[in-house]
Context: one part of a larger RNA
RNA sequence: GGCGUAUGGCGGAUGCCUAGGCUCUCAGAGGCGAUGAAGGACGUGAUAAGCUGCGAUAAGCUUCGGGAAGGUGCACAUAACCUUUGAUCCGAAGAUUUCCGAAUGGGGCAACCCAGCAUGUUGAAGACAUGUUACCCGAAAGGGGGCAAACCCGGUGAACUGAAACAUCUAAGUAACCGGAGGAAGAGAAAACAAUUAGUGAUUUCCCUAGUAGUGGCGAGCGAACGGGAAAUAGCCCAAACCGUACAGUUUUCGGACUGUGCGGGGUUGUAGGACUACGAUAUGGACUAUAUAAUUGAAUUAGAAUUACCUGGAAAGGUAAGCCGUAGACGGUGAUAGCCCGGUAUAAGUAAGAUUAUAUUACCUAGUAUAGUAUCCUGAGUAUGGCGGAGCAGGUGAAACUCCGUCUGAAUCUGCCGGCACCAUCCGGUAAGGCUAAAUACUCCUGAGAGACCGAUAGUGGACAAGUACCGUGAGGGAAAGGUGAAAAGUACCCUGAAUAAGGGGGUGAAAUAGAACCUGAAACCGUGCGCUU
Numbered sequence: 001g002g003c004g005u006a007u008g009g010c011g012g013a014u015g016c017c018u019a020g021g022c023u024c025u026c027a028g029a030g031g032c033g034a035u036g037a038a039g040g041a042c043g044u045g046a047u048a049a050g051c052u053g054c055g056a057u058a059a060g061c062u063u064c065g066g067g068a069a070g071g072u073g074c075a076c077a078u079a080a081c082c083u084u085u086g087a088u089c090c091g092a093a094g095a096u097u098u099c100c101g102a103a104u105g106g107g108g109c110a111a112c113c114c115a116g117c118a119u120g121u122u123g124a125a126g127a128c129a130u131g132u133u134a135c136c137c138g139a140a141a142g143g144g145g146g147c148a149a150a151c152c153c154g155g156u157g158a159a160c161u162g163a164a165a166c167a168u169c170u171a172a173g174u175a176a177c178c179g180g181a182g183g184a185a186g187a188g189a190a191a192a193c194a195a196u197u198a199g200u201g202a203u204u205u206c207c208c209u210a211g212u213a214g215u216g217g218c219g220a221g222c223g224a225a226c227g228g229g230a231a232a233u234a235g236c237c238c239a240a241a242c243c244g245u246a247c248a249g250u251u252u253u254c255g256g257a258c259u260g261u262g263c264g265g266g267g268u269u270g271u272a273g274g275a276c277u278a279c280g281a282u283a284u285g286g287a288c289u290a291u292a293u294a295a296u297u298g299a300a301u302u303a304g305a306a307u308u309a310c311c312u313g314g315a316a317a318g319g320u321a322a323g324c325c326g327u328a329g330a331c332g333g334u335g336a337u338a339g340c341c342c343g344g345u346a347u348a349a350g351u352a353a354g355a356u357u358a359u360a361u362u363a364c365c366u367a368g369u370a371u372a373g374u375a376u377c378c379u380g381a382g383u384a385u386g387g388c389g390g391a392g393c394a395g396g397u398g399a400a401a402c403u404c405c406g407u408c409u410g411a412a413u414c415u416g417c418c419g420g421c422a423c424c425a426u427c428c429g430g431u432a433a434g435g436c437u438a439a440a441u442a443c444u445c446c447u448g449a450g451a452g453a454c455c456g457a458u459a460g461u462g463g464a465c466a467a468g469u470a471c472c473g474u475g476a477g478g479g480a481a482a483g484g485u486g487a488a489a490a491g492u493a494c495c496c497u498g499a500a501u502a503a504g505g506g507g508g509u510g511a512a513a514u515a516g517a518a519c520c521u522g523a524a525a526c527c528g529u530g531c532g533c534u535u
Stems, first nucleotide, its partner, number of pairs: 001534009015520001016484002020455002022452007029444002031147002039100003042055003046078002050074002061094006070082003105114003115133007135144003151182001152180005162169001166217001192200002204231005214222002235436003238380001242265010270414001272379004276373003285365002290361008301349003307322005323340002325329001331343003386408007395421001416431005471478002491519001494506004
C1' cells in the first nucleotide's frame, strides 16, 4: 500500500409524519371609496428587533348580548398588575382612527415643506388650537374622480405561426392597450321563421342536426341554419292623432283665434290599431312600497347517550374476558390502534339587527272592457331605398340577398311599406326608422361546509419557517434557501479535566441521550481507527 472485517466521523438520501398547497362540489357574498378606499410610512408594550393587533383614547376605549375562572397575542422568562362588583375570550353596535395615498388649500424628491380665511386663547403684532379652502357635471339638492381576481359590453387592434416558401387566406377580431357597467352583463317581445299540406310564435343557454349545407390561392383551412329535444319562462311603456292647461309671441271685429315650448289626460297595433262620433256599464292586475300578523331563517351560544377488570408495556386506546349506548360506529385528540376518556358527532334548543315567504289591510302603482259607424285625422324622415367605397354575417364580390358604417342622393303614408338569398310575378309572413324587461347562462379576489385512484418538504403555491422575505439590479424587474428532541423540558443538579462561556469524563433525567438542542430515522460518496490476511 491492497483486500477483508469491526467500529467511528462527515453527510443528509430513504422511511414515517404534516402545520401548507393543488383541483373540485354545494351554499353564501359579489364590491370598497371625498363620512377619505385599496395600499403604505411612522408610531404604539415594564423590558420589545421581527410578525400580529392597534392609532397620540395607539396588543387598546364604551354599550349590549354570550360565557364562567382564569388572564396580560406569536413568545415557553422576570417583574408589576387585572379578575366572581364577572376579567381574559366570542358576537353585535359604537367611539377613537397620526401622516402619505384618488389626495382634494398651494407646492413637493409619497409619508415632507409653506399658506389664505373664520372663530378662539387676547386689546394689538406674533404664535398656537379648531374648522375650512382642488377640479369636473348640475339651477340647486347632490353626484363624479381612485382601487379590485375573473366573468361581461364597447373602441383600437398585431405578429410569431399554418399554408411544409409566400402575397389572398390563416393565426384572430386572438394577444395587448383604452373606455364602461353589473352581480351578472349582453340579448329580448317579430318590418321573425317557415311553407304550398301546412304550420311555429320574444330572448338566452345546453344536446342533436353536423364536421352536414356551404365557403375556400375550391389550398391550408373556415364552417352555419331550418327542424327536433331540454333548461327557464313574462310581458310591457312611449312618440303621434285628439282634449286640456301654463307661459311667450302673432293677430283681433276685444268675444276670441292661431303659432311655439313645457306639463297633464288620451293612446300603443297587423284578424291592423287608435283618435273621432254614438251608446254605455263596471272593475282588473301587480314584476311594487308601507304597516300588521304568522312562519321560516338568522351572530356569539346551550343540552347532548354508553366500560370495567386482568395481561404485556415507560405509557393501553393493543390482547383476553365480560358488558353498555346508538336518530350519535363523521372527524380530531389523549404516553401504541378508543362508539362508551376529552373535544365533538346524530338530534334538540336558543337569539339582536337583519333577511325570506305567506296572508291581510288601507294606502301605492298600473289599468280599462263590450257594441255600432268607417267620412276625416294619426301610426317614429334627411329615415327607408338607390349609386360609389368598406365592414359584419359560416359565406374571400361572387348570381349575393340580409345587417352596419362613410359619402352622394333620396321616397311612400294603410288602395301604404318591408321581407321570404340576384331579379320579376303570384302567394305567404310581418308592420322599420323610440324605449324598458326577471329566470334559465358566465365567472370567483372573498366567506362557510365538504370531497379527492391529488402532493407530501429537490414534491405541492415562488412561499408548510421573519416569503414576494433575504439577496441581486439605476430601474422595469428578478428572486431563493430554510420543516421534525421528547409522551412530558423531566432541556443534564453536583463533581472532575481544561485558559475557557470551547470540548469532554463522571453523575442525574428519561422507555431510549448513538433522542442532548449541529437533537426522529440516518443510505452513498468522502475521511479515520482496531484486528486479520497479504506485498
Notes: Predicted 3D model of a 535-nucleotide part of an RNA (large-subunit ribosomal RNA, domain I) from a marine eukaryotic metagenome. Its Rfam family is "Bacterial large subunit ribosomal RNA". Model confidence (mean pLDDT): 82 of 100.